Predicted 3D model of a 1639-nucleotide part of an RNA (large-subunit ribosomal RNA, half A) from an uncultured Opitutales bacterium. It matches the Rfam family "Bacterial large subunit ribosomal RNA". Its family is annotated with ribosome and structural constituent of ribosome in the Gene Ontology.

Context: one part of a larger RNA
RNA sequence: GGCAACAGGGGGAUGCCUUGGCGACACAUGGCGAAGAAGGACGUGGCAAGCUGCGAAAAGCUUCGGGUAGCCGCAAGCAGGCUUUAAUCCGGAGAUGUCCGAAUGGGGAAACCCUGUCGAGGUAAAGCUCGGCAACAGCUGUAAGAAUAAAUAUUGCAGCAUGAGCAAGACCUGCUGAAGUGAAACAUCUCAGUAAGCAGAGGAGAAGAAAGCGAAAGCGAUUCCCUGAGUAGUGGCGAGCGAAAGGGGAGCAGUCUAAACCGGAGGGAUUUAUCCUUUCGGGGUUCGGACUUCGAUAUGGUGAUUGAUUGAUAGGGGAACGGUGUGGAAAAGCCGGCCAAAGGGGGUGAGAGUCCCGUACCUUAAAUUGAGAGAGAACCUAGGAGUAUCCAGAGUAGCACCGGACACGUGAAACCUGGUGUGAAUGAGUGCAGACCACUGCAUAAGACUAAAUACAAGGUGUCGACCGAUAGUGAACAAGUACCGUGAGGGAAAGGUGAAAAGAACCCCUGUUAGGGGAGUUAAAAGUACCUGAAACCUGUUGCCUACAAGCGGUCAGAGCUCUGCAAGGAGUGAUGGCGUACCUUUUGCAUAAUGGGCCUAGGAGUCUAUAUCAGUUGCGAGCUUAAGUGUUUACGACAUGGAGGCGAAGCGAAAGCGAGUUUGAAUAGAGCGUAAGUAACUGGUAUAGAACCCGAAGCGGAGGCGAUCUAGCCAUGGCCAGGUUGAAGCACCGGUAACACGAUGUGGAGGACCGAACCCAUUAACCUUGAGAAGUUAAGGGAUGAGCUGUGGUUAGGAGUGAAAGGCUAAUCAAGCCCCGUAAUAGCUGGUUCUCUCCGAAAUAUAUUUAGGUAUAGCGUUGUACAGUAGUCGAGAGGGGUAAAGCACUGAAAAGGCUAGGGUCCACACCCGGAUACCGAACCUUAUCAAACUCUGAAUACUCUUGAUGUAACUACAGCAGUCAGUCAGUGGGGGAUAAGCUUCAUUGGCGAGAGGGAAACACCCCGGACCAUCGAAUAAGGUCCCAAAGAUAACGCUAAGUGGUACGAAGGAGGUAAAUUUUCUUAGACAAUGGGGAUGUUGGCUUAGAGGCAGCCAUCAUUUAAAAAGUGCGUAAUAGCUUACCCAUCGAGAGAGUUUGCGCCGAAAAUGAUCGGGACUAAAGUGUUACACCGAAUUUGUGGAUUAUAGAGAUAUAAUGGUAGGAGAGCGUUCCAAUUGCGUAGAAGGUUGAGUGGAAGCGAGGCUGGAGUGGUUGGAAGUGAGAAUCUAGGCAUGAGUAACGAUAAGUAUGGUUAAAAUCCAUACCGCCGUAAGGAUAAGGUUUCCUGGGGAAGGUUCGUCCGCCCAGGGUUAGUCGGGAGCUAAGGCGAGGCCGUAAGGAGUAGUCGAUGCACAUUAGGUUAAUAAUCCUAAACCUGCUUAAAGAUGUCUGAGUUGUAUAUUGACGAAUUUGAGGGUGCCAGUCGGGUGAUGAACGUCCCGGUCUAAGGGGUCGAGAGGCUCUGGGGACGCAGAGGCUACGGCUGAUGCGGAUUGGCAGUAUCAAGUUCCGGGAAAAUUUAUACAAUUAAUUGAUAGGCAGCCCGUACCGCAAACCGACACAGGUAUCCGGGAAGAGUAUUCUAAGGCGCGU
Repeated sequence: GGCAACAGGGGGAUGCCUUGGCGACACAUGGCGAAGAAGGACGUGGCAAGCUGCGAAAAGCUUCGGGUAGCCGCAAGCAGGCUUUAAUCCGGAGAUGUCCGAAUGGGGAAACCCUGUCGAGGUAAAGCUCGGCAACAGCUGUAAGAAUAAAUAUUGCAGCAUGAGCAAGACCUGCUGAAGUGAAACAUCUCAGUAAGCAGAGGAGAAGAAAGCGAAAGCGAUUCCCUGAGUAGUGGCGAGCGAAAGGGGAGCAGUCUAAACCGGAGGGAUUUAUCCUUUCGGGGUUCGGACUUCGAUAUGGUGAUUGAUUGAUAGGGGAACGGUGUGGAAAAGCCGGCCAAAGGGGGUGAGAGUCCCGUACCUUAAAUUGAGAGAGAACCUAGGAGUAUCCAGAGUAGCACCGGACACGUGAAACCUGGUGUGAAUGAGUGCAGACCACUGCAUAAGACUAAAUACAAGGUGUCGACCGAUAGUGAACAAGUACCGUGAGGGAAAGGUGAAAAGAACCCCUGUUAGGGGAGUUAAAAGUACCUGAAACCUGUUGCCUACAAGCGGUCAGAGCUCUGCAAGGAGUGAUGGCGUACCUUUUGCAUAAUGGGCCUAGGAGUCUAUAUCAGUUGCGAGCUUAAGUGUUUACGACAUGGAGGCGAAGCGAAAGCGAGUUUGAAUAGAGCGUAAGUAACUGGUAUAGAACCCGAAGCGGAGGCGAUCUAGCCAUGGCCAGGUUGAAGCACCGGUAACACGAUGUGGAGGACCGAACCCAUUAACCUUGAGAAGUUAAGGGAUGAGCUGUGGUUAGGAGUGAAAGGCUAAUCAAGCCCCGUAAUAGCUGGUUCUCUCCGAAAUAUAUUUAGGUAUAGCGUUGUACAGUAGUCGAGAGGGGUAAAGCACUGAAAAGGCUAGGGUCCACACCCGGAUACCGAACCUUAUCAAACUCUGAAUACUCUUGAUGUAACUACAGCAGUCAGUCAGUGGGGGAUAAGCUUCAUUGGCGAGAGGGAAACACCCCGGACCAUCGAAUAAGGUCCCAAAGAUAACGCUAAGUGGUACGAAGGAGGUAAAUUUUCUUAGACAAUGGGGAUGUUGGCUUAGAGGCAGCCAUCAUUUAAAAAGUGCGUAAUAGCUUACCCAUCGAGAGAGUUUGCGCCGAAAAUGAUCGGGACUAAAGUGUUACACCGAAUUUGUGGAUUAUAGAGAUAUAAUGGUAGGAGAGCGUUCCAAUUGCGUAGAAGGUUGAGUGGAAGCGAGGCUGGAGUGGUUGGAAGUGAGAAUCUAGGCAUGAGUAACGAUAAGUAUGGUUAAAAUCCAUACCGCCGUAAGGAUAAGGUUUCCUGGGGAAGGUUCGUCCGCCCAGGGUUAGUCGGGAGCUAAGGCGAGGCCGUAAGGAGUAGUCGAUGCACAUUAGGUUAAUAAUCCUAAACCUGCUUAAAGAUGUCUGAGUUGUAUAUUGACGAAUUUGAGGGUGCCAGUCGGGUGAUGAACGUCCCGGUCUAAGGGGUCGAGAGGCUCUGGGGACGCAGAGGCUACGGCUGAUGCGGAUUGGCAGUAUCAAGUUCCGGGAAAAUUUAUACAAUUAAUUGAUAGGCAGCCCGUACCGCAAACCGACACAGGUAUCCGGGAAGAGUAUUCUAAGGCGCGU
């Protein structure tokens, strides 16, 4: 380290449970609000953070009822109360009800600020407190009243239970109105008048009593349901859209006006009798009325009010049980009773009719309130006849053009309706009946009201569920719309369980323990507040076996040893060693693949439902079958009855008329087409279509929906900032100069998108960082730095829009169209995933078409069902057509040689003609030899078709249901393309793989053998093998190979006395070939040539002689000779020798990258190779034995055959949850968990043991949220990496002491180091208690911790004068009226808000743990009120106050100069103190060397300001009451003393100038004048008195407290910022002060 067992930890699955959800039904009800809602803020308890309740009368008050013994909410505890004189509690009615919110006195950043007026309280008065009223619109009344006469607009006053706003994410009506999508694209169309926005209404809304329907001689308002009907229609006649009448039901209900006519009143006109006009009353309303005439006083309705009765909002009564054993407990078991109009349900220590609450049934209300029989005041209501006249809804109907809506898309398009234009009739009229016309009908437009049947359900009550049971069910069972995230709109969690009862562990021990543990105790059990059960991953411990020469998808088969157990048989654990063996899923032609996906575990996680259609099965009835809506009954239920409206079928054919078992076509009595066969309703299953439609997944599109300019871009308003140094424009002055200018010099001057360079802004370069310190930084350099500069605060512009010195930049870490929500589960011909088992069959990767090629449709191939003729197939025989292979050259072409030869070329010849030659080209023809996919005089094998015979258990065909397949691949053969390349490509054909395991080929989808139902330690074989690895022959016979050839390439051209065999030929005992010995001569140095040429430079010739033989010379050699040698001859030797050709096996040719190899070892008369022979091995083949299933046959026994399988079709089962019925189990122990004997063909089932502590099985049916390993799945838990990286500026710590259980880290001290225009100090914003004290140490703190910005408790912020409001206005916002706009709303006047600006009154010291111009001390000032007061002014000649107007002031730029000048610093002087190990000195060092506001006088100055007087305190020293004490001292009211001068620099600030052009807020306010209003007081030296409201105030604030997710190297406006050196805020060092950066 592995396996196993046991014991644990961790974790929170599983089981059980349910307080919470989900769904349905029924009833009631359907609003609340200016009488202040909904919703909130803040309060409220003795102690009180949250929720609940309530409101300063505050977990409550009053009263009326109910009710009865306890109560003070969740929620304990302490403290304390209430209650039989009736509490708490429940119900009715009242009271109170802060502030915000429509919010309404004005304002506003909601829960805050500020007013006016009346009344009350209080004060001398004012401030102050309490209560009421004060918005806008509308309406009513009244008064006034413009341009403009009347009038109107308008205005004032008074009144009004008038409106507003909210909601329930529902229902209804109207206005505006998309897009994703579908149409396989898209534009008409669709989605859809949907989503969304807006307005309005009610408990319902809308519609509604025919200018209707439509063809019946008909109906008779509207609405809703069923049907008609997916019909008629409409429609790029595509996708789709889609009526109506009629019928059956629910429910039913009808009315009022205008006008004609009559009258009253007002006004007007006039001819005094009328007319006109306004208004009111009568009349009247469609089978019309007025009018005329006749007649009647009925009938019916509405209904104020009353009201029997009956409900709602609390309640009351309400039957019947005991024993026994077990147990912690009885309600379970057993025994024996009882009740029942009650055996619904819940609780009680486990299953309770009879214990408790209840239940059936009966009963009840002081108060409020609903319904309501009946009665009923008052009011309304009619007829007949006649038809002369009158009336009967006008910018209307109609028409034209353009739209909309009607199912109906402009169509032949009626009807309805809008805009624009035009424009009737008058009942003998008018509209309509789907263009239009005629006829015939129907109805009376241009006015209005109207219940029920219908829709919905937030909240209330009740009941129910084959709904969920904590990853489920609501997002939410818990302090959930909470925590948390976001600027905001908005988004949005996790989290249940002790026990019957807290009996929640007294006491003891360990320890620093408030941690944790051990005892003791409680309990039935520790179940121990990390609590029921307590699985898995993961992490440990103990024991057994194994493991250190071993190569491993880790299993499986065999198996020794060891251990445990058992009486035994046996069983359990481990596993030395051997054989075989490359996971799963997906996607693919093909995956161990180095192609996808998964870290592991647990839980969740995907073909559903409805409608319609069709097919199959089952059931009912059957020439019929069947109900729908509705209604009724009811035991209230998947019930029964009724309901025949309608549907399908029973007859078809035809365009139709029409005919009809036929009909149409046709001249036809022909032929042909279509017909002539039982259906229908329901349930179950398959499939299709529409729906989100199997699940997850876009980028996007749209919204007349919103939220964002705290980032950033531009702009507007108002403020702020820029050390220091340099240069030296214009102008000016003066000098020179000129006739005068010009010009020059010097000085002055101080310009500049000037220069250098800090702060500040930026970001060019490099490095670092790049799981960072940082989601853009650091370091070192760099650019701008008086300008087009930078910056604060407030505001403004926005989504097809803004802004942009322009980069498609920026618009909150998002930009070629922001973010949020919605349409929305968009769509996805695309990818991924899709969950138990077995049985039967079993494909395709092809054709055609396709905006089609990775999709789809039809066909092909599969499956299931039904039907079916000896059907298909095979074999034999017979009959066919063909033009391929082959062959051939007759055609068409190609093409070699020769012959012959027309023609041509060249040469010769030639005056011309005729010619000649030719190794040139060459048609045609001839001979010989050839070639062809697009040649054929020929022509197979196969294939194909037909006929016939045999065989033929379904393999054929037809119909019906359901598919999948349209990416193929390799091998052989026949071709095309390519290079007769490709593991290439494309066809045809066959086989395999695909979807096929097994054996062989070392390994190896595709090759060879062979098709796996299961078992078997049986047998025979195939391919291929038989030396060892490794089963079987080192088998036998005859050869070959020597190369490890075999065993790289069956390797090439080419090469070779390799070797074996065959064959041809030559020489050879008359002696071959080879070797050795010898000879190899002479004419002659042949001739020529040559300097020479003598066999041997070259040319010619190549004879002759001697010989056994010897070349006019084969080679070497020389200048030429010479020399050597060969041919040739002889001898020796003694049998074969040489040269070809063909064949077998070998050799060379033969080069690649980490180390080699035939699979390895090895192999040589093989274990290579050829031939032959006989054995053997060898597979899931075949076969034996046993078994399973299917099919066929059979009555059966049985027989025969079959059973590889992806996509896919068909069938049969297992399991899970719930329901019904039934039968069981269970505290003597259910489910779950953990083991697990055993058992079944699989899914599975399961005795017993342990745990657990209350439910739960079997059987038969039923219903489904019904089965997981994969989806970069979702959630949680746990691993791995790994005790690894890191611990966030390299400014730095060290020592001692203290505290403590413990100290690198806390405290103290000392030393050291760092910052010091900061890393110091003071503010704004922002934060919101972080501040101070005491205590604590779990977590946070990147370590530690005794410490803290952490936790707990307590404390802390004091203002007339500081800041803000009660004053003002800027940008900008809001905005009465009025204007514009479908609505919502937009802009905007008067006004009113709005600081970053204007105005406005205080200083010093002391004091606290923590505040201080705030408290205290001292001295001041401002406003208002008021007392006394010399006086002054004023009352019609009008003081003062208020308002208006006009002026004025407020009131403003940049740069630059000068003056004054505070603080501060330095120097000198002076005072005090300290230091010196001892003394002195005065050396050194340290501290101080001051001071308001304000008032008065004088003086200087242009002014600011200066000088002077008064008014206090401090440092230090001395004395010191009192208090405390650890006796050392500490603290300390109070008193006394003391110096307080000069110079230098000088940037705050103030003042005054100069220059320049870009010409530099507003208002309150101030002053003056005028006018108007009002009316009696006003003012006052001086001396007093009283009053002064609200909010902020702690602390951090370049940072550990703000913005950056952090105790983060980043960012963050303003002011002060000492000394030395220095121009300087640069830079270096340093003071005060602060730090050493939390390992």